About this RNA: A computed fold for a 92-nucleotide RNA from a Gammaproteobacteria bacterium, annotated as Glycine riboswitch aptamer. Taxonomically the source falls in Gammaproteobacteria (Bacteria, Pseudomonadati, Pseudomonadota). Model confidence (mean pLDDT): 76 of 100.

[in-house]
RNA sequence: AAGGUAGCAGUGGGAGAGACCUCACCAUCGAGUGAGGCGCCGAAGGCGCAACCCGCCCGGAAUCGCUCAGGCAAAAGGACCGUUACUAUCAU
Numbered sequence: 001a002a003g004g005u006a007g008c009a010g011u012g013g014g015a016g017a018g019a020c021c022u023c024a025c026c027a028u029c030g031a032g033u034g035a036g037g038c039g040c041c042g043a044a045g046g047c048g049c050a051a052c053c054c055g056c057c058c059g060g061a062a063u064c065g066c067u068c069a070g071g072c073a074a075a076a077g078g079a080c081c082g083u084u085a086c087u088a089u090c091a092u
Base pairs, nucleotide, nucleotide: 001092003090004089005088006087007086009084010083011082012081013080018038020037021036022035023034024033025032026030039072040071041070045068046066047065048064052060053059
């Protein structure tokens, strides 16, 4: 000096599915709060399988499956992808 990997912070993008029904409550009468009911979604987290990574073992492991949790106007959240700065580390 230009890179790989990891962490952290900022920033851009980022899907799906009832503004459902009933009851109660209230300084507020509401896309409000709480309880219940039916239907639905998968991309926080969790669990399962193990495609895959790896010469093998060990080990890791999906956006696949479940739907416990979460969610079903907008906002928020959001796996994941990009980007900027910093830190650590690896090799040249």